[in-house]
RNA sequence: GGCUCGGGCCGUGACUGGCGCUUGAGGUGGAUCACCACCGGGGAGCGGUCCCGCGGAAGCCGCGCACCGCGCGGCCCCGUCGCUGCCGUGCGCCUGGGCGAUCACC
Repeated sequence: GGCUCGGGCCGUGACUGGCGCUUGAGGUGGAUCACCACCGGGGAGCGGUCCCGCGGAAGCCGCGCACCGCGCGGCCCCGUCGCUGCCGUGCGCCUGGGCGAUCACC
């Protein structure tokens, strides 16, 4: 200095708060007032499937060689693989959660 830190579709889906400002960034009703219900929207995650990348053993096929076993490519198969945390539709100040990953214990 460059590249990568994946992507598509389907299903499911926790959490989705209060105040102020801008205002298009919710609406209605209620409350014991940072909560509840419904509607709308957002939505990580999870499950399935396909594709991409990476890695891997055997087999098959093709090619190459300094030629009898090596190399490369393809097909097929496999994977705790693709790490940094992520989510609530503008900005600011706050409040309260969810999910994922890792570790420890039962």